[in-house]
RNA sequence: GGCGGAAUAGCUCAGUUGGCUAGAGCGCCCGGUUCAUACCCGGUAGGUCGUGAGUUCAAAUCUCUCUUCCGCUA
Numbered sequence: 001g002g003c004g005g006a007a008u009a010g011c012u013c014a015g016u017u018g019g020c021u022a023g024a025g026c027g028c029c030c031g032g033u034u035c036a037u038a039c040c041c042g043g044u045a046g047g048u049c050g051u052g053a054g055u056u057c058a059a060a061u062c063u064c065u066c067u068u069c070c071g072c073u074a
Base pairs, nucleotide, nucleotide: 001073002072003071004070005069006068007067010026011025012024013023019057029043030042031041032040050066052064053063054062
């Protein structure tokens, strides 16, 4: 240099063909339980869906640019 893949909550990820309020587990915090801690149970908060643009009535999802990371190849 060429080709391919990935980027969504603090972490690991899901999100099936564009559509109803963007989710799960773990973690943080609050509460319950306990003499107390852990386990367990309930709940809250936390997201410009990597950047910018385009298509569309509507974009995490489609298209393009750029950035970062991973792999293959010369």
Predicted 3D model of a 74-nucleotide RNA (transfer RNA) from an uncultured Clostridia bacterium.
The sequence was found in a public genome assembly.
It matches the Rfam family "tRNA". It is annotated as a transfer RNA.